[in-house]
Context: one part of a larger RNA
Molecule: small-subunit ribosomal RNA, 5' domain
Organism: Alphaproteobacteria bacterium
RNA sequence: GAACGAACGCUGGCGGCAUGCUUAACACAUGCAAGUCGAACGUGAUCCAAUCUUCGGAUUGGUGAAAGUGGCGCACGGGUGAGUAACGCGUAGGUAUCUGCCUUGUAGUGGGGAAUAACGACGGGAAACUGUCGCUAAUACCGCAUACGCCCUUCGGGGGAAAGAUUUAUUGCUAUAAGAGGAGCCUGCGUCGGAUUAGGUAGUUGGUGGGGUAACGGCCUACCAAGCCAAUGAUCUGUAGCUGGUCUGAGAGGAUGAUCAGCCACACUGGGACUGAGACACGGCCCAGACUCCUACGGGAGGCAGCAGUGGGGAAUAUUGGACAAUGGGGGAAACCCUGAUCCAGCAAUGCCGCGUGAAUGAUGAAGGCCUUAGGGUUGUAAAGUUCUUUCGCGUACGACGAUGAUGACGGUAGUACGAGAAGAAGCCCCGGCUAACUUCGUGCCAGCAGCCGCGGUAAUACGAAGGGGGCUAGCGUUGUUC
Numbered sequence: 001g002a003a004c005g006a007a008c009g010c011u012g013g014c015g016g017c018a019u020g021c022u023u024a025a026c027a028c029a030u031g032c033a034a035g036u037c038g039a040a041c042g043u044g045a046u047c048c049a050a051u052c053u054u055c056g057g058a059u060u061g062g063u064g065a066a067a068g069u070g071g072c073g074c075a076c077g078g079g080u081g082a083g084u085a086a087c088g089c090g091u092a093g094g095u096a097u098c099u100g101c102c103u104u105g106u107a108g109u110g111g112g113g114a115a116u117a118a119c120g121a122c123g124g125g126a127a128a129c130u131g132u133c134g135c136u137a138a139u140a141c142c143g144c145a146u147a148c149g150c151c152c153u154u155c156g157g158g159g160g161a162a163a164g165a166u167u168u169a170u171u172g173c174u175a176u177a178a179g180a181g182g183a184g185c186c187u188g189c190g191u192c193g194g195a196u197u198a199g200g201u202a203g204u205u206g207g208u209g210g211g212g213u214a215a216c217g218g219c220c221u222a223c224c225a226a227g228c229c230a231a232u233g234a235u236c237u238g239u240a241g242c243u244g245g246u247c248u249g250a251g252a253g254g255a256u257g258a259u260c261a262g263c264c265a266c267a268c269u270g271g272g273a274c275u276g277a278g279a280c281a282c283g284g285c286c287c288a289g290a291c292u293c294c295u296a297c298g299g300g301a302g303g304c305a306g307c308a309g310u311g312g313g314g315a316a317u318a319u320u321g322g323a324c325a326a327u328g329g330g331g332g333a334a335a336c337c338c339u340g341a342u343c344c345a346g347c348a349a350u351g352c353c354g355c356g357u358g359a360a361u362g363a364u365g366a367a368g369g370c371c372u373u374a375g376g377g378u379u380g381u382a383a384a385g386u387u388c389u390u391u392c393g394c395g396u397a398c399g400a401c402g403a404u405g406a407u408g409a410c411g412g413u414a415g416u417a418c419g420a421g422a423a424g425a426a427g428c429c430c431c432g433g434c435u436a437a438c439u440u441c442g443u444g445c446c447a448g449c450a451g452c453c454g455c456g457g458u459a460a461u462a463c464g465a466a467g468g469g470g471g472c473u474a475g476c477g478u479u480g481u482u483c
Base pairs, nucleotide, nucleotide: 001483002482003481004480006479007478008477009476010475013355014354015353016352017351018350019348020347021313026311027310028309030308031307032306035072036071037070040069041068047062048061049060050059051058052057079266080265081264088191089190090189091188092187093186094185095184097183098182099181102179103178104177105176106175107174108173109172110144112142113141119134120133121132122131123130124129150159151158152157164171165170166169192238193237194236199229200228201227204226205225206224207223208222209221210220211219241263242262243261244260245256246255247254248253268289269288270287271286272285291302292301293300294299319345321344322343323342327341328339329338330337331336358388359387360386361385368379369378370377371376392424394419395418396417397416398415402410427472428471429470430469431468432453433452434451438467439466440465441464442463448455449454
């Protein structure tokens, strides 16, 4: 000098665009953050109408809430960086693999069956929840047929699908072949410090048989062999998410990894699987643990490192806001519903950028202040005065764009017109040298200053104040950190 997710002190007019728990991966009250489909299915509260009525109600037809079975989604999106020195990441390759929805082909969609929730009846329990009996549907479930394209094969053969709906051309379903996008796995190279860490390793290294996986493989298992890694640093230990990038620098390099984007890991702590195309699953399940809460003491409930918000920690970091209008995502044929993703608004000079705090004229060089050699000098065209202007702000009115037809949270916002009136808007640091900027008074090694050198013990340009000056300016200084 430059930089910052900064903090602190003094000060503070406006706008645009960004950014905002770096500390306790500490604990969390409350609300919201993942639903949707009646064009898969059985039911059907309420309300309306009509009919009957013994005026209690009943029946029929509409309406169609809530719940249930079923489908798809919940593995995305959002958060955090604890762990990880690793094929985790980066880069360049590879294949022994899988892939819902989407795209393009080919072939099919025949005929049957048994249940079950909802519901009803009777129960248990404080609750969470749950038992027995009975009824019922499906695109839920199970056989049979068909398949020769698919899989296995000893080449003889064996095994394996489906679901309808509305209606008259759609949408589904099944099998199979490809594609796209996605995922899994493998390899070369690169990726912080410590030798005051020198040896490490028994499923360890390799083979055979078997198992397992979507898939290769000691991935697992039985047997056999005795290998494998290491001074080009194994093992151990400390620290750390990695990258595109960011900061700095002429560059080489050094430092760093907030926001945005890609990958990885995690979801109270540890372990486990289930479902599924995909998870070993943040707002799913089971077990154990710590903690919190409810309890009728028998038993139960919970997980903000989602968005707000609270306590705590800290030098320090925001609203328990609006809307799905736009962009995207999920479901649906669609209308539409959901979406704290997102788009916006609120708060903060936290940063960057822009604008303003007036302009012209004005000498008796006014008054006052300060200095003075007492003549004057300086503050200083500065003020006053005169003549103007109205950016921003304020008030009143008109009123947008945000793809085409409809739809606007932002928002009566941006903008436009008119009006009033200089009216509402300047501070901070410094002045011994480095380093731009000097005098007087007070103090008297005291009080104090200080980045370094150093100032202060009676004439201090270095302390404190004043006048004057210098620098930057809605900021200015200090502290911290990096180059």